[in-house]
Molecule: Bacterial RNase P class A
Organism: uncultured Bacteroidales bacterium
RNA sequence: ACAAUAACGCGUUCUGUCGCUGCUUUGCAAAAAGGAGAGGAAAGUCCGAACAACAUAGAGUACCAUACUUCCUAACGGGAAGGCUUCAAAUUUUCUUUUGAAGACAGCAAGUGCCACAGAAAAUAACCGCCAAUCGGUGUAUUGGUAAGGGUGAAAAUGCAGGGUAAGAGCCUGCAUCUUGUUGUGGUGACACAGCAAGAGGGUAAACCUUAUGGGUUGAAAGACCAUGUAAACCGGGGCUUGAGGGUUGCUCGCCUGACUCGGAGGGUAGGUCGAUGGAGGUAUUUAGUGAUAAAUAUCCUAGAUAAAUGACAGAAAUCUUAUAACUUAAGAUACAGAAUUCGGCUUAUAGCGUUAUUGUUAUU
Numbered sequence: 001a002c003a004a005u006a007a008c009g010c011g012u013u014c015u016g017u018c019g020c021u022g023c024u025u026u027g028c029a030a031a032a033a034g035g036a037g038a039g040g041a042a043a044g045u046c047c048g049a050a051c052a053a054c055a056u057a058g059a060g061u062a063c064c065a066u067a068c069u070u071c072c073u074a075a076c077g078g079g080a081a082g083g084c085u086u087c088a089a090a091u092u093u094u095c096u097u098u099u100g101a102a103g104a105c106a107g108c109a110a111g112u113g114c115c116a117c118a119g120a121a122a123a124u125a126a127c128c129g130c131c132a133a134u135c136g137g138u139g140u141a142u143u144g145g146u147a148a149g150g151g152u153g154a155a156a157a158u159g160c161a162g163g164g165u166a167a168g169a170g171c172c173u174g175c176a177u178c179u180u181g182u183u184g185u186g187g188u189g190a191c192a193c194a195g196c197a198a199g200a201g202g203g204u205a206a207a208c209c210u211u212a213u214g215g216g217u218u219g220a221a222a223g224a225c226c227a228u229g230u231a232a233a234c235c236g237g238g239g240c241u242u243g244a245g246g247g248u249u250g251c252u253c254g255c256c257u258g259a260c261u262c263g264g265a266g267g268g269u270a271g272g273u274c275g276a277u278g279g280a281g282g283u284a285u286u287u288a289g290u291g292a293u294a295a296a297u298a299u300c301c302u303a304g305a306u307a308a309a310u311g312a313c314a315g316a317a318a319u320c321u322u323a324u325a326a327c328u329u330a331a332g333a334u335a336c337a338g339a340a341u342u343c344g345g346c347u348u349a350u351a352g353c354g355u356u357a358u359u360g361u362u363a364u365u
Stems, first nucleotide, its partner, number of pairs: 001361010012317007020037002023034004039336001043347002046345005051219004058253005063215005068082005083105001084103007106210002111208002113204003127150002129146006135139001158176006177200010223274004234264005245257004281300008318334006
């Protein structure tokens, strides 16, 4: 320098003419002037909330979600920093140290399951082997003991050494490993280091399960108000304090509310205002913090439609591709995609450009 991979960020701008929507000012009105007008994901509707209406009384049982520690946040299944485990690379006296990546990271000493094939056996074990005994039989024999050696396997009753034994075995001893409990030191904590005691198949909980914490419902077509108009009439079921219906994650009990309620057929209206964009708001600086972030000061107001406006044409700029030895010039291209109550996250799509890291190739020193 080029290429690949991963993560993060940006992802069009200006001028003119005409057109559309809304706001402000002037105007009786018509209209005139000025400013503004679709994103990083507006998508998915996955999670959390604000807001609105109705509720909040627990108990049992079921369902769902979360699960290392501390901090941030309105909250979250989100983010920041750390701890532990595993893997990779470099380094090293191959003890260790550093860097990066992944983790659906509570519990297998509560219980029940599962571990293919191979193998004697996946935990109440015996294929080869080792040892001892027996025989009228002497053999690839029979009986008993054994789990140290070998084989199979991802994994075979914690490892090494010694003693002991017929041969062996934690059978005994010493030193270790692992698990559980406990003491001290350091740390906010998860944990780390050191010591003591007891014990000893391994793995698996996105296996069943156990433990802890949490979970009200609906959703802007929510909901509130105004105007107009009619048939507050008809039929049927249930109920009227001996309680129908409604509410409380699902169900049951309990509790609260309650005089009407459920269904059928039919009649009238379907017009307008609010919600609806001044906010957990944006930008800049300073301070504190490892950081996510917080506070203070200053400054700004950036769509609000309701069948749905935010556009069309022309030119230029920006970026990329092709042609050319190169410059110039010419031609072409510019992704994913359109607000509908709002905000914080997550996931998905994406032409091209930029930043950082890793790996590879080439060149130079």